[in-house]
RNA sequence: UGGGCCGUCGACAAGUGGCAAGUCACGGGGCUUUGGUCCCCGCAUUCGAAGGUUCGAAUCCUUCCGGCCCAG
Numbered sequence: 001u002g003g004g005c006c007g008u009c010g011a012c013a014a015g016u017g018g019c020a021a022g023u024c025a026c027g028g029g030g031c032u033u034u035g036g037u038c039c040c041c042g043c044a045u046u047c048g049a050a051g052g053u054u055c056g057a058a059u060c061c062u063u064c065c066g067g068c069c070c071a072g
């Protein structure tokens, strides 16, 4: 420098045009003599950034940023 893949909550991770699941962690409550287990509730107005397309974008397009792989 060229090509490919990836970037979603504190961590892992689903989601492939109709407004973001789940697990762990965390916070509140219940249970318990206490702790743990268990049960209920809460937790991403910015989905790496900025533009574009669309009635509507995490999702499609462009550029950029970061990471990994391949080639030189």
Stems, first nucleotide, its partner, number of pairs: 001071007010024003018055001026042005048064005
Overview
A computed fold for a 72-nucleotide RNA from a Myxococcota bacterium, annotated as transfer RNA. Its Rfam family is "tRNA". From the family's description: Transfer RNA (tRNA) molecules are approximately 80 nucleotides in length. RNAcentral records the identical sequence in 2 taxa. The source organism's lineage runs through Bacteria, Pseudomonadati and Myxococcota. The sequence is in RNAcentral, with records from ENA.